Molecule: FMN riboswitch aptamer (RFN element)
Organism: Halanaerobiales bacterium
RNA sequence: AGAUGUCUUCAGGGCAUGGUGUAAUUCCAGACCGGUGGUAUAGUCCACUAGCUAAAGCUGAACUGGUGAAAUUCCAGUACCGACGGUAUUUAAAGUCCGGAUGAAAGAAGGCAAUA
Numbered sequence: 001a002g003a004u005g006u007c008u009u010c011a012g013g014g015c016a017u018g019g020u021g022u023a024a025u026u027c028c029a030g031a032c033c034g035g036u037g038g039u040a041u042a043g044u045c046c047a048c049u050a051g052c053u054a055a056a057g058c059u060g061a062a063c064u065g066g067u068g069a070a071a072u073u074c075c076a077g078u079a080c081c082g083a084c085g086g087u088a089u090u091u092a093a094a095g096u097c098c099g100g101a102u103g104a105a106a107g108a109a110g111g112c113a114a115u116a
Base pairs, nucleotide, nucleotide: 004113005112006111007110008109009108010107017029018028019027031096032095033082034081035048036047037046038045043080044079051058052057062078063077064076065075066074084099085098086097
């Protein structure tokens, strides 16, 4: 100094306040949140993780204008999206409650070893 191996640690956030009702953080009004890598700074571009599957694979969403060499990423405006299961009897339906999960991974940081 480059590449390889190995070990350790880290690696997901969020319904305030009301309305209706016997009952709703699930409906209505309104509020809040946004994993990893790439790239001009990204929940909505490309890819990956998680979830489901024997595997293949499946699995959400944005436009317009402005600036600029470069931006669906910045600024302005108006939108949109959010896995699976559960929630005693009648009945109320979940991105935010509960659960799988003090889990796991995409990755990130650091140490050590050997080789040249």